Transfer RNA from a Patescibacteria group bacterium, 72 nucleotides, folded computationally. The prediction has a mean pLDDT of 84.
[in-house]
RNA sequence: GGACUUGUAGUUCAACGGUAGAACGCUCGAUUCACAUUCGAGAGGUAGAAGGAUCAACACCUUCCAGGUCCA
Numbered sequence: 001g002g003a004c005u006u007g008u009a010g011u012u013c014a015a016c017g018g019u020a021g022a023a024c025g026c027u028c029g030a031u032u033c034a035c036a037u038u039c040g041a042g043a044g045g046u047a048g049a050a051g052g053a054u055c056a057a058c059a060c061c062u063u064c065c066a067g068g069u070c071c072a
Base pairs, nucleotide, nucleotide: 001071002070003069004068005067006066007065010024011023012022013021018055026042027041028040029039030038048064049063050062051061052060
């Protein structure tokens, strides 16, 4: 320098155009003498950035940024 790929909650990951969920973690409550386990409830993300097409985008297109793989 070129090709491909990933970027979503604190962490690991879903959701193949109709407005974002799960597990673990965190907070509160129940249970216990207490802790753990278990059960219930809750908080937490404008989706890497910007622009475009669309009535409508995490998703499609373009550019850029960051990580990874391969080639030279």
The organism belongs to Bacteria candidate phyla, within Bacteria.